[in-house]
Context: one part of a larger RNA
RNA sequence: GCCGGCGAGUUACGCUACGUGGCGAGGUUAAGCGGUGGGAGCCGUGGAGCCGGAGCGAAAGCGAGUCUGAAGAGGGCACAAGUCGCGUGGUGUAGACCCGAAACCGGGUGAGCUACCCAUGGGCAGGGUGAAGGUCCGGUAAUGCGGACUGGAGGCCCGAACCUUCCUGCGUUGCAAAGCAGUUGGAUGACCUGUGGGUAGAGGUGAAAUGCCAAGCGAACCCGGAGAUAGCUGGUUCUCCCCGAAAUGCAUUGAGGUGCAGCCUCGGGGGAAGGCCGUUGGAGGUAGAGCGCUGACUGGGCUAGGGGGCUUACCGCUUACCAAACCCAAUCAAACUGCGAAUGCCAGCGGCCCCGUACCCGGGAGUGAGACAGCGGGGGCUAAGCUUCGUUGUCGAAAGGGAAACAGCCCAGACCACCAGCUAAGGUCCCGGAGUGGGGGCUCAGUGUCAAAGGAUGUUGUGCCGCACAGACAACCAGGAGGUUGGCUUAGAAGCAGCCAUCCUUGAAAGAGUGCGUAAGAGCUCACUGGUCGAGUGGCGCUGCGCCGACAAUGGAUCGGGGCUCAAGCCCCCCACCGACGCUGUGGAUUCAGCACCGGGCCGCUUUGGUGGCGCGGUGUCUGGGUGGUAGGGGAGCGUCCCCAGCGCCCGAGAAGCUGUCGGGGAACCGGGAGUGGAGGGCUGGGGAGUGCGAAUGCCGGC
Repeated sequence: GCCGGCGAGUUACGCUACGUGGCGAGGUUAAGCGGUGGGAGCCGUGGAGCCGGAGCGAAAGCGAGUCUGAAGAGGGCACAAGUCGCGUGGUGUAGACCCGAAACCGGGUGAGCUACCCAUGGGCAGGGUGAAGGUCCGGUAAUGCGGACUGGAGGCCCGAACCUUCCUGCGUUGCAAAGCAGUUGGAUGACCUGUGGGUAGAGGUGAAAUGCCAAGCGAACCCGGAGAUAGCUGGUUCUCCCCGAAAUGCAUUGAGGUGCAGCCUCGGGGGAAGGCCGUUGGAGGUAGAGCGCUGACUGGGCUAGGGGGCUUACCGCUUACCAAACCCAAUCAAACUGCGAAUGCCAGCGGCCCCGUACCCGGGAGUGAGACAGCGGGGGCUAAGCUUCGUUGUCGAAAGGGAAACAGCCCAGACCACCAGCUAAGGUCCCGGAGUGGGGGCUCAGUGUCAAAGGAUGUUGUGCCGCACAGACAACCAGGAGGUUGGCUUAGAAGCAGCCAUCCUUGAAAGAGUGCGUAAGAGCUCACUGGUCGAGUGGCGCUGCGCCGACAAUGGAUCGGGGCUCAAGCCCCCCACCGACGCUGUGGAUUCAGCACCGGGCCGCUUUGGUGGCGCGGUGUCUGGGUGGUAGGGGAGCGUCCCCAGCGCCCGAGAAGCUGUCGGGGAACCGGGAGUGGAGGGCUGGGGAGUGCGAAUGCCGGC
C1' cells in the first nucleotide's frame, strides 16, 4: 500500500411537538397483593398519587372575572378539552454519535541506569624533575649564609594499564536506539573501581546543565478517579422523490464559539392583503449646478492696521511690502445650499402573473470565515488577486457552450431517451463545425498579435487664415546702397561683446541689420527688390488608422498554432451558415394543482329510497405547471439479523453460502437456470435491533 473482518446518534427517566389509539369533564393508576401460565407475560385488585376541570393580583384578597384606578372609564391578563398509552422529531440530566490530548488528583513501584553520600576492599608499567629536612665542607664573634652529597616532596612533568572524549572521517533501515578508526585530556589524585548499604516524585541528588532519578524528566513509572475535559481536528456506513439556505444585524471575557433576529423546510391557519408592468399622486436633498449663507481661495480696486524709508520734541510724509473689512472679476467644499434631477421608495387605480402567495401560529434546521465582477463611496498611492460599506450579478451550492487552457467574465439553468430541427454567446482560410460571402472605406505598421508621458513633412477626412496669372512657393540670375565707423562704452566696438536710440536720403528694393566671420576691419549670407519660369503654394486646428518611445533572465514564447496584406487586420451596412444539456419535435418517468370516476369516514336535512357539504385513499392515453443543487428540512422505500403468527411453503431427487451466467425493476435490489457446496431455508402479516463502511496518520489479520 492493497484485500478481508471489526468500526460511530444508543439506553433510562423527565419536558415538548406531531402522528396514532382508548376514554372523555374527566383521564390514569404506582408499589404492593390475588389468580393463572413452562415462560415473556396475561387477568384481576390496589384511587395513594399525578394532570385537567378558574382565573386575576406582589399580597391581603376577590372570583367568571380580576388587577390598575377616584371610576360602574380605558387598559393588562383570564373566560369554548383533557388525559393515559404507543411511535417519531427535538431538548434536559446522565460519558449521551465515535476516536484523540497537553494535564490534575489518589494509592503504590523504582537509586541492579544514573547523581550524591556511608561502610569495606582493589588498582595506578616505566621514565623525568629533585621541595623541606639531613650530613659534610666553606664561612662568621655567633647566627643568617654558600657549596657538595644525601633526601624523595608535589591536586609536579612525559607516558602504558585505567578513566575520559577535543577534533576529523566512517557509520545514520548502523556492528551499535551513541559505535568504529585516527586523534585529544587526566593518569598519587577534588583519581579510578568492586561489593554491601542510604536518599523518592508537592520528593531526591546535583563542582549548577533544569543535569540525573532504569534508552524520552520544567517535575519518574504503574494502577486507579476515568469513558477527566476538548467552544478544537478527524471520522460517521443502503436507495429514490419534493423543497432548499447562510457566510448578515444586535449582543457576548465576544471575535474560527454562542443567544435572539434574518434567510430554508414541514404542519396548521389565512385569504390576494403578494410579484411585475402601466398610470396618477406623494415624501426627499444625492448626481449635477451654484456662491446669497458657512468656510476656503486667485487677480485687481479701495482702505483700517502693521512693516520699511524719510523726518522726528510732538505732529507728520512716503511706500513696486504684508494685509482685516468692503467693491469688481474668476473659482472650490463629505461635515456649505436662496437651486436640483434620473433611479429607488410609499400610496391609489388598471392590467398581467399567481391563484394558495404575502402574512400569522407551531415542529425541525443549517448559517453567522464568503469570493470575484459591474456600478456608487470611504481607507490606501483615484497601488494591490488590498481593505471596508452600499447595490446588482455569478460562484459558493451550477453541469452545458464561448473566453486556447481558466470557481467568480459572456451565453445559458442539466427529469430521462433520440443516428431529428432552430437558435444564444461566440464564430465561418487550414488545424476545426460553418463564407477564401456581398457593398463601402481605412491601415503597410505583421499594426492587428501588451504599455505611458512625450516626439515626428506617415497617411485619411474636415475646418480656418494667408500668398498667387497685375505671376505666388521652390530654384536660378542680379541688386541688397548713401549720411555712417549712429551715439555711448571700450585698447578696439565699424550692422553683428555690451548699453541707448533706431532716424533721414536715393530708390524697384535694401534692418542704424538674420546668421557665419575679423583683434577690429575685410569677406560670405539673410531680410527686402527686380528678372527667368508658369500654377498652385504656405500656416494653424479638429479627426480616423498607423510610426518612434519599447530592455530580463531554460530556447522561439504578448495572435492557441499554421499562416494572413483591396486581408484571414480595423470601421460601417447586409445576406447566409455553424454553434449548447437553451428552444422545438417524438416517446417515457415523476411531482404538484385542477377535473372526472371509484371506495370508506364525519356532519346537516330526510319521505330511511336518498341528498348536500367537508375531509381521506385510489385510479386516469384527462388539463396545466414543475423536476441543477452543498449545509439542511420533509416524504417513500430496499436489504441484514432475531422473535411471533400464518402458508396441508421449499429442501439429500440437494437448503444456506460461493462462482460465473441469463432476465426483471425508478433505485437500494429481486428472480431463473448451471456448477460448487452438503443441511438447513423461504414467503406473507406483524414485532424488535449490536441493521448497511471507502476514507477516522482508524483497530485486528492476511499478502